Source information: This is a predicted structure of an 85-nucleotide RNA (c-di-GMP-I riboswitch aptamer) from Oceanobacillus halophilus. Of the family's consensus pairs, 95% are formed in the model. Lineage of the source: Bacteria > Bacilli > Caryophanales > Bacillaceae > Oceanobacillus.

RNA sequence: UCAGAAAAAUAGCAAACCUAUUGAAAAAUAAGGACGCAAAAUCACAGGUCUAACGCUUAUCGGCUAGGAUGGCUGGAUUACCUGA
Numbered sequence: 001u002c003a004g005a006a007a008a009a010u011a012g013c014a015a016a017c018c019u020a021u022u023g024a025a026a027a028a029u030a031a032g033g034a035c036g037c038a039a040a041a042u043c044a045c046a047g048g049u050c051u052a053a054c055g056c057u058u059a060u061c062g063g064c065u066a067g068g069a070u071g072g073c074u075g076g077a078u079u080a081c082c083u084g085a
Base pairs, nucleotide, nucleotide: 001085002084003083004082012037013036017032019030020029021028022027035072041078042077043076045075046074047073048070049069050068055064056063057062
């Protein structure tokens, strides 16, 4: 530097769900709990997806819209344990 195929070893994170709180919502945080994860560590730059409060529109029902969210959607950037080459 590359790879994670196999066998390990030390560890790590924590899906769904439940409770509490925040939020208009999506969702987030904490505690419990493990579906899984070789970066399921960090970062919203690009794309995708979710929500639609404000705003615009509709006679109405509704529709559109990201300054919101998602890193455990993809890419990218940064950092890192072990083993092998």